[in-house]
RNA sequence: GAAGGAAUCCACCCGAUCGCCGGUUCCCUUUGGGAACGGGAGGAAAGUCCGGGCUCCGCAGGGCAGGGUGCUGGGUAACACCCAGUCUCGGUGACGAGCAGGAAAGUGCCACAGAAAGCAAACCGCCUCGCCGGCAUGGCGGGGUAAGGGUGAAACGGUGAGGUAAGAGCUCACCAGUCCCGGUGGUGACACCGGGAGCUCGGUAAACCCCACCCGGAGCAAGGCCAAAUAGAGGAGCGUUUGAGGGUUGCCCGCCCGAGGCUCCCGGGUAGGCCGCUUGAGCCUCAUGGCAACAUGGGGCCUAGAGGAAUGAUCGGGACCUUUCUCUUUGGGAAAGGCACAGAACCCGGCUUAUGGGUUCCUUCACAU
Repeated sequence: GAAGGAAUCCACCCGAUCGCCGGUUCCCUUUGGGAACGGGAGGAAAGUCCGGGCUCCGCAGGGCAGGGUGCUGGGUAACACCCAGUCUCGGUGACGAGCAGGAAAGUGCCACAGAAAGCAAACCGCCUCGCCGGCAUGGCGGGGUAAGGGUGAAACGGUGAGGUAAGAGCUCACCAGUCCCGGUGGUGACACCGGGAGCUCGGUAAACCCCACCCGGAGCAAGGCCAAAUAGAGGAGCGUUUGAGGGUUGCCCGCCCGAGGCUCCCGGGUAGGCCGCUUGAGCCUCAUGGCAACAUGGGGCCUAGAGGAAUGAUCGGGACCUUUCUCUUUGGGAAAGGCACAGAACCCGGCUUAUGGGUUCCUUCACAU
């Protein structure tokens, strides 16, 4: 100097004028108005992909179905999240990713090519026997074979030797894989070491499936209060304790409520106001413990609550970035341009996606000293 990897910070600032929403205090006064002082959209508010808080229903139970997770340990209110680690894959590396239980319970799929792609298979070939042929080359038929060749992403272990009619783990040595028995380290996933056996059964489960664990439902348009209005002598069915009907995600059992009651159809009225609504599993900082995520304790802070939707507009100056020019070139000055992604709606913890600029550490390459 170039190219990469990881972490973290900011997300424009100040002033003036005018305007909007909400809070506290005071005053006038009361469908309200005025004054002063504070506050007022993000790192993702986005996507609605997860997990909850909260609200309502439910005797809140059991089973089936359904859904989710899927290496180990820890964190958390909880999680599919976070931290640490193991394994596999990618990268020269710093590091990154994860679809990480089971293929020997079963089913399915692996195009084309090839003889054959889950229990196989013989296209070319090799060996052998018989027949034909004067002999050779060869032809036909039977038997054996899977070492050699071909096809393919992959052909049922590899290399070497022996053996064989020719071959083959047929036998042996070494190696890889699988299984079994032990040892060492680790909480564990797992890693390493030793011995033995037989001779060697591909891949795919983000295909169906099996196994293990977990899961009530619905959602702020939840829900609660107040006020107002109206038209139901409309129709049908069942039933009145011998239980209609309703509730309990879907189904079943069980349980509960239930009587001039319930269900369905038709028709009419209301759609207003208030609450929920922001003090929180909250934020900042210090100490202790922990590799860390985080936990405990001390101190400090209060930072929107709109309601068709407020948080803004204008002017002036500045910060930052890019390009060009210039000078006294670790830097200064001038000009032009730019200033990203994007807007709370009950709240919180995550993940994913979009995006401008800065800082620090680490890796590789080249050059110089």
Molecule: Bacterial RNase P class A
Organism: Desulfosoma sp.